[in-house]
RNA sequence: GUUCCCGCUGCGGGAGAGCGCGUGCACCGCACGCCGCCGAAGGCGCAAUUCACCCGGAAUCGCUCAGGCAAAAGGACCGCGGCACCCAG
Repeated sequence: GUUCCCGCUGCGGGAGAGCGCGUGCACCGCACGCCGCCGAAGGCGCAAUUCACCCGGAAUCGCUCAGGCAAAAGGACCGCGGCACCCAG
């Protein structure tokens, strides 16, 4: 000096699906049971290709364990910053 990528972080944007029924409690809510749903926290699974073979092998795709289905919170991802990392001399 230090663009970008990766990691952390601040701010902003951010979808989907029953304000379902019953019981209890310390009653803004939570726990349990029942039925119906959602996929964009997390998790799991898969192709072409590659490879002698084996192993490996992605996602906004699939599954729905978990999570979620008024608001709040959360939220993949995106944008703008900060820090750190890295590189060169």
This is a predicted structure of an 89-nucleotide RNA (Glycine riboswitch aptamer) from Thiobacillus denitrificans. The organism belongs to Thiobacillus, within Bacteria. Its Rfam family is "Glycine riboswitch aptamer". On this family, see Mandal et al., Science 2004: "A glycine-dependent riboswitch that uses cooperative binding to control gene expression". Rfam links the family to the GO term glycine biosynthetic process. Its mean pLDDT, the model's own confidence on a scale to 100, is 78.